[in-house]
């Protein structure tokens, strides 16, 4: 080195609650712990998510028809989010069997 043990010493902290920012996705911070051998960091790839914009298509409204308005679904754009989706890059603690 690679690997990771019902090893030992530590370490983190998902749901969900509070309280604070953000339009949001989400982040801090306090409680909680499902879990992790990188669940230390980096949003570079790809996924996934938001809010907005484009573009289509449905509805609503209307006596009708088209425009606009407003909603819901796809579409594309840029820009944001998430490293506890993989993936790369970096840097680390312990050392049983291979």
């Nucleotide at each position: 080195c690679c690997c990771g043990a019902c090893a030992a010493g530590a370490g983190c902290a998902a749901a969900c609650c509070c309280a604070c920012g953000g339009u949001g996705a989400c982040g801090u911070g306090g409680g909680g712990a499902c879990g992790c051998a990188a669940a230390g960091c980096c949003a570079u790839g790809g996924g996934c998510c938001a809010a907005c914009g484009u573009u289509g298509c449905c509805g609503c409204u209307u006596c009708c028809c088209g425009c606009c308005g407003c909603g819901g679904c796809a579409u594309u754009g840029g820009u944001g989010g998430u490293c506890g989706c993989c993936a790369g890059g970096u840097u680390g603690c312990c050392g049983a069997a291979g």
Molecule: c-di-GMP-I-GGC riboswitch aptamer
Organism: Planctomycetota bacterium